[in-house]
Molecule: small-subunit ribosomal RNA
Organism: Arenibacter antarcticus
RNA sequence: GCAAGUCGAGGGGCAACGGGAGUAGCUUGCUACUUGCCGGCGACCGGCGCACGGGUGCGCAACGCGUAUGGAACCUACCUUUUACAGGGGAAUAGCCCGGAGAAAUUUGGAUUAAUGCCCCAUGGUAUCCUUGAGUGGAAUCACUUUAGGAUUAAAGCUUCGGCGGUAAAAGAUGGCCAUGCGUCCCAUUAGCUCGUUGGUAAGGUAACGGCUUACCAAGGCUACGAUGGGUAGGGGCCCUGAGAGGGGGAUCCCCCACACUGGUACUGAGACACGGACCAGACUCCUACGGGAGGCAGCAGUGAGGAAUAUUGGACAAUGGGCAGAUGCCUGAUCCAGCCAUGCCGCGUGCAGGAAGACCGCCCUAUGGGUCGUAAACUGCUUUUGUACGGGAAGAACAAGGGGCACUUGUGCCCCCCUGACGGUACCGUAAGAAUAAGGAUCGGCUAACUCCGUGCCAGCAGCCGCGGUAAUACGGAGGAUCCAAGCGUUAUCCGGAAUCAUUGGGUUUAAAGGGUCCGUAGGCGGGCCGUUAAGUCAGGGGUGAAAGUCUGCGGCUCAACCGUAGAACUGCCCUUGAUACUGGCGGUCUUGAGUUAUGGUGAAGUGGCUAGAAUAUGUGGUGUAGCGGUGAAAUGCAUAGAUAUCACAUGGAAUACCGAUUGCGAAGGCAGGCCACUAACCAUAUACUGACGCUGAUGGACGAAAGCGUGGGGAGCGAACAGGAUUAGAUACCCUGGUAGUCCACGCCGUAAACGAUGGAUACUAGCUGUCCGGCACCUUGAGUGCUGGGCGGCCAAGCGAAAGUGAUAAGUAUCCCACCUGGGGAGUACGUCCGCAAGGAUGAAACUCAAAGGAAUUGACGGGGGCCCGCACAAGCGGUGGAGCAUGUGGUUUAAUUCGAUGAUACGCGAGGAACCUUACCAGGGCUUAAAUGCAGUCCGACAGCUUUAGAGAUAGAGUUUUCUUCGGACGGACUGCAAGGUGCUGCAUGGUUGUCGUCAGCUCGUGCCGUGAGGUGUCAGGUUAAGUCCUAUAACGAGCGCAACCCCUACCGUUAGUUGCCAUCAGGUCAUGCUGGGGACUCUAACGGGACUGCCGGUGCAAACCGCGAGGAAGGUGGGGACGACGUCAAAUCAUCACGGCCCUUACGUCCUGGGCCACACACGUGCUACAAUGGCCGGUACAGAGAGCAGCUAUGCGGCGACGCAGCGCGAAUCUACAAAACCGGUCACAGUUCGGAUCGGAGUCUGCAACUCGACUCCGUGAAGCUGGAAUCGCUAGUAAUCGGAUAUCAGCCAUGAUCCGGUGAAUACGUUCCCGGGCCUUGUACACACCGCCCGUCAAGCCAUGGAAGCCGGGAGUGCCUGAAGUCCGUCACCGCAAGGAGCGGCCUA
Repeated sequence: GCAAGUCGAGGGGCAACGGGAGUAGCUUGCUACUUGCCGGCGACCGGCGCACGGGUGCGCAACGCGUAUGGAACCUACCUUUUACAGGGGAAUAGCCCGGAGAAAUUUGGAUUAAUGCCCCAUGGUAUCCUUGAGUGGAAUCACUUUAGGAUUAAAGCUUCGGCGGUAAAAGAUGGCCAUGCGUCCCAUUAGCUCGUUGGUAAGGUAACGGCUUACCAAGGCUACGAUGGGUAGGGGCCCUGAGAGGGGGAUCCCCCACACUGGUACUGAGACACGGACCAGACUCCUACGGGAGGCAGCAGUGAGGAAUAUUGGACAAUGGGCAGAUGCCUGAUCCAGCCAUGCCGCGUGCAGGAAGACCGCCCUAUGGGUCGUAAACUGCUUUUGUACGGGAAGAACAAGGGGCACUUGUGCCCCCCUGACGGUACCGUAAGAAUAAGGAUCGGCUAACUCCGUGCCAGCAGCCGCGGUAAUACGGAGGAUCCAAGCGUUAUCCGGAAUCAUUGGGUUUAAAGGGUCCGUAGGCGGGCCGUUAAGUCAGGGGUGAAAGUCUGCGGCUCAACCGUAGAACUGCCCUUGAUACUGGCGGUCUUGAGUUAUGGUGAAGUGGCUAGAAUAUGUGGUGUAGCGGUGAAAUGCAUAGAUAUCACAUGGAAUACCGAUUGCGAAGGCAGGCCACUAACCAUAUACUGACGCUGAUGGACGAAAGCGUGGGGAGCGAACAGGAUUAGAUACCCUGGUAGUCCACGCCGUAAACGAUGGAUACUAGCUGUCCGGCACCUUGAGUGCUGGGCGGCCAAGCGAAAGUGAUAAGUAUCCCACCUGGGGAGUACGUCCGCAAGGAUGAAACUCAAAGGAAUUGACGGGGGCCCGCACAAGCGGUGGAGCAUGUGGUUUAAUUCGAUGAUACGCGAGGAACCUUACCAGGGCUUAAAUGCAGUCCGACAGCUUUAGAGAUAGAGUUUUCUUCGGACGGACUGCAAGGUGCUGCAUGGUUGUCGUCAGCUCGUGCCGUGAGGUGUCAGGUUAAGUCCUAUAACGAGCGCAACCCCUACCGUUAGUUGCCAUCAGGUCAUGCUGGGGACUCUAACGGGACUGCCGGUGCAAACCGCGAGGAAGGUGGGGACGACGUCAAAUCAUCACGGCCCUUACGUCCUGGGCCACACACGUGCUACAAUGGCCGGUACAGAGAGCAGCUAUGCGGCGACGCAGCGCGAAUCUACAAAACCGGUCACAGUUCGGAUCGGAGUCUGCAACUCGACUCCGUGAAGCUGGAAUCGCUAGUAAUCGGAUAUCAGCCAUGAUCCGGUGAAUACGUUCCCGGGCCUUGUACACACCGCCCGUCAAGCCAUGGAAGCCGGGAGUGCCUGAAGUCCGUCACCGCAAGGAGCGGCCUA
């Protein structure tokens, strides 16, 4: 800004517009004026409409809505049909005119006037009312028809004469109103509500019924089938989802309701308590001259605000529809169109075909050749939807008015003509050129279709759930590729599904959440056999309704589809009616089997009250008697010389009842135990008789209900919370001990809970067995505690079945029926609030916020246990010798340092890697250098000293100078240089790895195939009884076999044989020497080193089923694995090692590579480990004498001689070794030392030397002289060893120039003690048990604590808002009363009253 007006054919009229007529001025066509004369018409009176259409969902839990009925209790303008009628009169009023007030809105006075406005009289009926008589219908209140009489109320005109209107009545149609049945959300932590409330009578009111209102009377009405209260919400057709039943929703379209700024009120009208009407009150906005006024978009657009978010201030009445009008017509943000938005649904396109050198780029792998993008592109041919350009171009239109024609009832019907399109030059059609104009989003670990590389490194990030990311991420980010959809694709929110996870369909309750503590019993639910009746449930037929749209199906129209049209189905519902009668129900009758009554007999720790008994504890008195008693793991507190404990006698008192006694019995459960009596109840058996379904369950309710606790009064021996003391302990507000108060006991009254458990509600019926026991009965020979049958209880084992399994299994957790109670993830929490109960303690009922992704059950395999059983090991015990104390050596930690390189760290690191750190090693540090230098190979080219020697500088590496110059079979070799390819790293990661190694552990275990068992994890085998060193073997056995381990096979050693005899041996023979296998010779012996034998529980005896064990058995060198070694199952410790080596990845590249000199790895307050030497007489020293084995040796071992005190040196034989080289030591014999810091012990230090080596300062070993420390057998603690072992004694070797070696690895000599035994410590094996552990007890897990005030709660108070309730005042308005004013009257003003926002 628009959305409700219209009618002059109702009226008085004439403001605007057009025309006519007249007058005046005049420029003869212009201006001004007059005139309602005409077309028309603003405002006004009047009629109809404005109660429709359009919007919204505040309120409403209601007859609001839905559905089905009823109205005999009602209304309905306009419309249709029918009948009848319209006579006469009157008074006003708006407008207009003249004034007034006000800024405005508006208002006021006077005069005059009309009508289809208003009033009066008349007429009038089948209208209404009253009176009266008769008839018909209905279940009834009543309704209808009819006779007679009485009372009351009507009307409007206009006209072009065609008509349009008006009044009354009846009927129809349409629309409304009222009543009723049924349906319609959550909360019981809302259980009682109600005074006009429920009903009656009367009156009023309404269109109409009715407490709708009022007066009076009665005291009712609603409620566990949920009243009242609170919360939430418009209802339905329908929509989404779902197999359905359900669950969720109420946008668009249709129906109903409610609302119109908020609250209240009525008026007008047919209809409203009225979205674009009125009045009042309030809030808000606006105007104002401050005195007052105006307004209501939840109409269409549009604006602001809010918000994650939602459009144009468009066109047209052409169509459809509506209002007015006789009609043309006017109005219509209803409507029809257009605009915006990928918001949804549907359709279409972005091209199609050919085209391989399978091109280049990109990406990936790499065995350097492939894969992929990919027929993809280029290129060739084809098509032209869409878009672009040009041209054509609709349907939607049927009308009306007007004209013409026909029929004619003369004002109606039909036909023709003419006219009308907002959309819109739109849909559509044609022509032209040209692949031309057009692809994105998400995802790629599993669910879930789709995989690689790089970056990052528990960071950045992802994530619907599980979960990814800590250096090789298909999970993060990027890329390439792929997958799925596609003008869309993802995300978010919500709803249903899956979810049988509220289970009607369709769940459960022993242990997972869940049976009420038990019984009685109300309502309710369910209920035995037969007969009859009824027909409520139920079933069938018919009728009505279940609006349309929607859904489904058929057909049709837009090129298809979405969309639309048409027809059918469906709408599972409600109502009426007719029938059927098996079942359920109602009613009547009957029966005995369910239930109950009776009789007889029996049973029991059933209950209540009373009486009573003995044992024991305690106490008191008296006697005897003396020093302790008591108590504990051990003690102490305590008691006791004032006489305890002990013991005897007597007395007192309270509580509980040994034996019997039990897998027993009784009781509803809780519970009940000496004996006797009384009272009460129950159960069982047997038997006949009686009642005749009287039954089962049981919400609310009632009764009972262990222990503890509470109240009042008693009682009180023992026991004994609290408390006290003593112990224990780190502590010990505990466990143990000594005392001890409440309490425990009785009477009465409360409490009302327990793991009140069989963790298993009650009742009934059915479904294999075996067996024990308690209480009865019957039968049999009751000859025996006997056998059989049959009832009721209490138990055990098991079948089927059930169960997740454990288990249960006639006493069901089986199969069924009925009823009740209870459950719906864990925590919060059985808590808070509210309510009820209680004296209190507390009980009953019983949430939410918040938080977690689990909590839980049963079973399995392991691991673990200060669980159990069996067994083993130098594990303990029994022994021997050590370590821990001293000095030194060595390793480690720590500290220090330029560096003290690195690794190893409980057992399983620490004389370890290292079986040789002065340089080297060497990896570390300081300094000085080098940049392809050390090394090898291949291919090609070139050179013939690049190398050696000498020399200078230098710490050296290195740098410079000089000198000398190959071989050859001519193929080449050798060396060097250059080029190309490969450099190097003791840098990191042993938690990326290979290999190797330690440890459990030389422990006896670890597994598999098939079968069997179990839903499964898994079990069995592998367990059990024996036996063994052994899962060794035997027996048994749902297991039967097998593998890796054990054992054996291998090596050394102990005995014998055979073969072979040199360097070994020498009995016999011979030779020789002072002496020696020295020589000839020999193979006998020893020995050497090859092959064999031997030992197997083979034999005997005993035990045993067997395996096997035992015997000082025999024999034998060896006897039960002869001794020793090598050999180490599946696996564990993310055990150790990237520094032996190898290797993935990362890092460095004039350095983290490499060379050199020096230093360091050897430091030194300290701590620890492993050792050596000692502390002495079983010894030290001196002298003498004897006996090994194994191994090594030429840059070596070295005889012998000489020198030196000695280390060693010089000379030198032998030996590459059964030939040569080495004094074995302890031991034994003799001597000395006599218990001392010594003739022990040798550290440390001083001096002098030897050897190795380029070099002994840091930093070597050895020798000699001197010095002569600590130490007199070692605290707590701890180690090794079971026989040729421990202990002790020496010897050898590897490494190596030498050596820090007292280490390591071997060799032999001498050579013990002890083991009762398995209780304990440690480790291990098997079986079993518990488990909340599984990273597996070094596990898991519980609670408290600081500061602060961010969140939550409380808080003296302070500030503000909302709501409710009570009271006061009380607008508008209806109604009532009054009325002396106005009016003829109707009525009105005024005044008063009731109610209320």